The part of an RNA shown here (small-subunit ribosomal RNA, 3' minor domain) has 145 nucleotides and comes from a Bacteroidia bacterium. The coordinates come from a structure-prediction model, not an experiment, and the mean pLDDT is 82. It was read from a public genome assembly. NCBI's taxonomy places the organism under Bacteria, Pseudomonadati, Bacteroidota, Bacteroidia.
[in-house]
Context: one part of a larger RNA
């Protein structure tokens, strides 16, 4: 390279990375209960027992033993949190020459825009309200020459 210009979605290919997602594996943490080693303490302690009292029977200590609170892994159920991973599915990037039509940019060939609602392969359409960041004509009003 300036209208043989600009440029919008939808669809189809490739690739990134993301949300949801029936589950599905793991970490991690709280509850409920279950059951409960070692041990402390607490209690009993009829069996045992050197030291100490005692002439001796015995007693004092003291130990085995039992129960009893606490109590670790550990079981069952159920929560939170977290990360992997999933069929399916939603959108979202980006990727010289795919498809499909032409919204927008000029009065873009129905001015365009914003907000609602409806509708449509798609870009959009239609209705209602609003803006002018609308062009063309014509009229008022200011301003200049």
């Nucleotide at each position: 390279c300036a209208c043989c210009g600009c440029c919008c979605g939808u669809c189809a290919c490739a690739c990134c990375a993301u949300g949801g997602g029936a589950g599905u594996c793991g970490a991690u943490u709280g509850g409920a209960c279950c059951a409960g080693a070692a041990g402390u303490c607490g209690u009993c302690g009829g069996c045992c027992u050197a030291a100490c009292c005692g002439c001796a029977a015995g007693g004092g200590g003291g130990g085995a033993g039992g129960c009893g609170c606490c109590g670790a892994a550990g079981g069952u159920c159920u929560g939170g949190u977290c990360g992997g991973u999933a069929a399916c599915u939603g959108g979202g990037g980006u990727g010289a020459a795919g498809u499909c039509g032409u919204a927008a940019c000029a009065a873009g060939g129905u001015a365009g825009c914003c907000g609602u609602a409806g509708g449509g392969g798609a870009a959009c359409c239609u209705g209602c309200g609003g803006c002018u960041g609308g062009a063309u004509c014509a009229c008022c009003u200011c301003c200049u020459u």